[in-house]
RNA sequence: CAGGUUGGUCGGGCAGUCGCGGUAUGGCUUUGGCUGUAUCGAGGAAAGUCCGCACUCCACAGAGCACGAUGCCGGAUAACGUCCGGGGCGGGGUAACCUGCCGGAUUGGGCCACAGAAACAAACCGCCGUUUCCCGGCUUCAGUCGGGAUAUGGUAAGGGUGAAAAGGUGGCUUAAGAGACCACCGGCGCGGGCAGUAAUGUCCGCGGCCAGGCAACCCCCAUCGGGAGCAAGGCCAAGCAGGCACGAGAGGCUGCUCGUCUCAUUUGAGUGCCGGGUAGGCUGCUUGAGGCGCAGGGUGACCUGUUGCCCAGAUAGAUGAUUGCCCAGGUUGGGCGACAGUGGGAUGAAGUCCUCGGAUGUAAACCAUUGUCCCCAAUCGGACAGAAUGCGGCUUAUAGACUGACCUGGGAU
Numbered sequence: 001c002a003g004g005u006u007g008g009u010c011g012g013g014c015a016g017u018c019g020c021g022g023u024a025u026g027g028c029u030u031u032g033g034c035u036g037u038a039u040c041g042a043g044g045a046a047a048g049u050c051c052g053c054a055c056u057c058c059a060c061a062g063a064g065c066a067c068g069a070u071g072c073c074g075g076a077u078a079a080c081g082u083c084c085g086g087g088g089c090g091g092g093g094u095a096a097c098c099u100g101c102c103g104g105a106u107u108g109g110g111c112c113a114c115a116g117a118a119a120c121a122a123a124c125c126g127c128c129g130u131u132u133c134c135c136g137g138c139u140u141c142a143g144u145c146g147g148g149a150u151a152u153g154g155u156a157a158g159g160g161u162g163a164a165a166a167g168g169u170g171g172c173u174u175a176a177g178a179g180a181c182c183a184c185c186g187g188c189g190c191g192g193g194c195a196g197u198a199a200u201g202u203c204c205g206c207g208g209c210c211a212g213g214c215a216a217c218c219c220c221c222a223u224c225g226g227g228a229g230c231a232a233g234g235c236c237a238a239g240c241a242g243g244c245a246c247g248a249g250a251g252g253c254u255g256c257u258c259g260u261c262u263c264a265u266u267u268g269a270g271u272g273c274c275g276g277g278u279a280g281g282c283u284g285c286u287u288g289a290g291g292c293g294c295a296g297g298g299u300g301a302c303c304u305g306u307u308g309c310c311c312a313g314a315u316a317g318a319u320g321a322u323u324g325c326c327c328a329g330g331u332u333g334g335g336c337g338a339c340a341g342u343g344g345g346a347u348g349a350a351g352u353c354c355u356c357g358g359a360u361g362u363a364a365a366c367c368a369u370u371g372u373c374c375c376c377a378a379u380c381g382g383a384c385a386g387a388a389u390g391c392g393g394c395u396u397a398u399a400g401a402c403u404g405a406c407c408u409g410g411g412a413u
Base pairs, nucleotide, nucleotide: 001409002408003407004406005405006404007403008402009401010400012326013325014324015323016322017321018320020041021040022039023038024037025036026035027034028033043384047395048394050393051392052391053390054389055229056228057227058226067225068224069223070222071221072086073085074084075083076082087102088101089100090099091098092097103220104219108218109217110214111213112212124159125158126155127154128153129152130151132149133148134147135146136145137144138143167185168184169183170182171181186210187209188207189206190205191204192203193202194201195200233283234282235281236280242274243273244272245271246270249263250262251261252260253259290309293306294305295304296303297302327382329380330379331378332377333376334375335374337373338372339371340370341369342368343367344366351360352359353358
């Protein structure tokens, strides 16, 4: 310098104008509201609602069953299916690094496509023994040798099927064979030593123990889990209906008095009170496993101490619109700016050697062209996305910018 791997941080800034919501405070008011000032006002994911909690209400002596989740080891944490560190078995990459899996298959059941006889104690073709029969050769006519068929038994060498067929190689034994036995190798189990907190690693010894796979099929083992959710829950409370008490008046002619008419007075006008509670309002509600800085501990997740901070709380849902300048960034044009490469310059400068003829040497100015950077101008232009009780995670979306560490290749010193 080029290419790559992996973590972290940010994810536009400032100002003006017009608006919106909260809080504090003041003014006006017809008590419904209107308005001034100050201050605060989305995220790294506010998203999906997939896990874990806080909080609230309901249920609950204890134990068990059922159901669900998790499943190598150690740690972090309020907790977790999350995170950190480590282990074992794999896959990819030259590497940095990325990535899959992880209790039990000798409790038992179930399943293992196609092919194959058979998918777990299997026998199709083979191989071998025996019985019976047939054919052929030899013959001393008793048999014997070779081949074939049938029945029955042994076997697992060899073949064939398959992703997978009962450890592998060699030997011994055998009618043929086989861990049946032996040597070595591989696996498994048991015992022990050493290292490690542990998972595990490593070494030694013993045992023929060698009968596949799937638990994301049921199952078994261990651990954990009561249910519902802020529309939780609490408080206040119009109207309508209900209950209780008192209770005689109400309306028209008629604005008032008188009069009169109608209605009501057991079926009750009106007034008062009561409980539950709808609309509605208040609360829960934002000070918290809070965040920033600094110091310390730890490989790390994280923890401890401390100065100072208050940082949305809407309720059909405020956090917006617009203008200007700037900051990243993209595109286009220009400079003939810097650096590097290539070609010309080069029928060859300087220098050195020398037999003065040459040999060696392969540089630069300059020109052309390409790439990168820088500068100027124009233009485009900032993604994903929007709180609704709060918090810790996971997952998903995300233009672009900055930055730490590491790996590979090339060059120079």
Molecule: Bacterial RNase P class A
Organism: Anaerolineales bacterium